[in-house]
RNA sequence: AACGGAGAUAGAGGUCGCAUUUUUCAUAAGUAGGACGGCGGAUGUGCCAGGUACAGAAGAAACCGCCUGAAAGGGAAAGAUGCCGAAGGGAGGAAGCGCCUGGAGUUUUGUCCCUGGGCAUGGCGUGAAUAACGGCAUGACUGUCAUCGCAGGAUGGAGAGCUAUCUGAUAU
Numbered sequence: 001a002a003c004g005g006a007g008a009u010a011g012a013g014g015u016c017g018c019a020u021u022u023u024u025c026a027u028a029a030g031u032a033g034g035a036c037g038g039c040g041g042a043u044g045u046g047c048c049a050g051g052u053a054c055a056g057a058a059g060a061a062a063c064c065g066c067c068u069g070a071a072a073g074g075g076a077a078a079g080a081u082g083c084c085g086a087a088g089g090g091a092g093g094a095a096g097c098g099c100c101u102g103g104a105g106u107u108u109u110g111u112c113c114c115u116g117g118g119c120a121u122g123g124c125g126u127g128a129a130u131a132a133c134g135g136c137a138u139g140a141c142u143g144u145c146a147u148c149g150c151a152g153g154a155u156g157g158a159g160a161g162c163u164a165u166c167u168g169a170u171a172u
Stems, first nucleotide, its partner, number of pairs: 002172001006167006014084001017083009033068002036065003043055003047103005087115005093109005116142002119139004124134003144157005
């Protein structure tokens, strides 16, 4: 000095880049719940089983009429904040969460694996939903790198990537 490899800092991608959050609006929904009445006649207690407690013949649930009547989750618009494995998904583990136990669900956390990004289409799932989202397949687009090419461009790869700057140690 070069190459390989390691680390640190900064940066790029953009049909809505990503996440969180605030306000407003619609939806949820004239639904859940509540009052009254009717019917009903022994059960009921916002997922299931058991327990406990409570309500219940001074009439439970279910159903009907009528008066009233939400919220959460999900969405849109505008803004703010933090960011560019931003973040998302899957499989185990641990801890927490309705009175208790178990299951289911849900929240948090950590491990491993997958996805460069958004878009469109298809069918599947979540969902009240024809919204939206998730994952899969296909398609074109886009950023980046590699190879080929004078060029337009073509093919292929993956974020453990790419670009810039810097760093000490070790080996050749």

Overview:
The RNA shown here (Lysine riboswitch aptamer) has 172 nucleotides. Its Rfam family is "Lysine riboswitch aptamer". Its family is annotated with lysine biosynthetic process in the Gene Ontology. Model confidence (mean pLDDT): 76 of 100.